[in-house]
RNA sequence: UUUCAAGGUAGAGGUUGCAAAAGACAUUAUUAGAUAAUAGGAGUUUAGCAAGCAUAGAUUAUUAUUGAAAGGGAAUUUUGCCGAAAGGUUUAAAGAGCUAACUUUAGACACUUGGGAUUAUAGAGAACAUCUAUAAGACUGACAUUAGUUUACUAGUGUAGAGCUAUCAAUUAG
Numbered sequence: 001u002u003u004c005a006a007g008g009u010a011g012a013g014g015u016u017g018c019a020a021a022a023g024a025c026a027u028u029a030u031u032a033g034a035u036a037a038u039a040g041g042a043g044u045u046u047a048g049c050a051a052g053c054a055u056a057g058a059u060u061a062u063u064a065u066u067g068a069a070a071g072g073g074a075a076u077u078u079u080g081c082c083g084a085a086a087g088g089u090u091u092a093a094a095g096a097g098c099u100a101a102c103u104u105u106a107g108a109c110a111c112u113u114g115g116g117a118u119u120a121u122a123g124a125g126a127a128c129a130u131c132u133a134u135a136a137g138a139c140u141g142a143c144a145u146u147a148g149u150u151u152a153c154u155a156g157u158g159u160a161g162a163g164c165u166a167u168c169a170a171u172u173a174g
Stems, first nucleotide, its partner, number of pairs: 001173001007168005014082001017081006025073001033066007043053002046100004085113003088109008114140002118136007142159007
């Protein structure tokens, strides 16, 4: 110098990097529910079953009085980090009486994504908040390559985090 590789260590992208915890406060909400009156006349739940309530009047509708909460958001603070993390598939447990759906938590798979925002569509959601997925054109960081050149900057093309930068020891070859 080169090779072996998903090796060890330390770092970078950004002023909206990622995630977790707490969180005043706003919204949910002239809501759900409860009570009373009137009308009405057989059912009541996401689906099925069971249980409970119900002609001593159910579901429902109107009026009056009363009247929440959960999840989600959140200024700010703290902590852990740079496949940080998110999604997909799948396994297990928990939730409500059971099953399915749904939700939450913890694993496995190297299947997708460099990063944040904007717009559109779809889903969740009370919501035009927010989250997730896909797509689009810009922005931004890294590397490779081509050209130019004011010498490490500009432009084009391409790639992906199992990446990039620095460094360490060790293996192979010279």